[in-house]
RNA sequence: AGGGGUGUGGCGCAACUGGUAGCGUACCGGUCUCCAAAACCGGUGGUUGCAGGUUCAAAUCCUGUCGCCCCUGCCA
Numbered sequence: 001a002g003g004g005g006u007g008u009g010g011c012g013c014a015a016c017u018g019g020u021a022g023c024g025u026a027c028c029g030g031u032c033u034c035c036a037a038a039a040c041c042g043g044u045g046g047u048u049g050c051a052g053g054u055u056c057a058a059a060u061c062c063u064g065u066c067g068c069c070c071c072u073g074c075c076a
Base pairs, nucleotide, nucleotide: 001072002071003070004069005068006067007066010025011024012023013022019056027043028042029041030040031039049065050064051063052062053061
């Protein structure tokens, strides 16, 4: 340099291929307990890497760009 994959709450991952983002865990509160843990119930937390575009509507489609991983190649 070329090709492919990937980026979503603190962390690990979903989202029917366009219909307005959820699950687990963590965290906070409660129930229980002498206390704690466990269990159960509830809750907070998101510019879907970034910037544009298409659309009534974009995590999803298009363009550009950045990080990470893999493959191929070049220089040394």
Transfer RNA from an uncultured Actinomycetes bacterium, 76 nucleotides, folded computationally. It matches the Rfam family "tRNA". Rfam describes the family as follows. Transfer RNA (tRNA) molecules are approximately 80 nucleotides in length. The family's RNA type in Rfam is transfer RNA.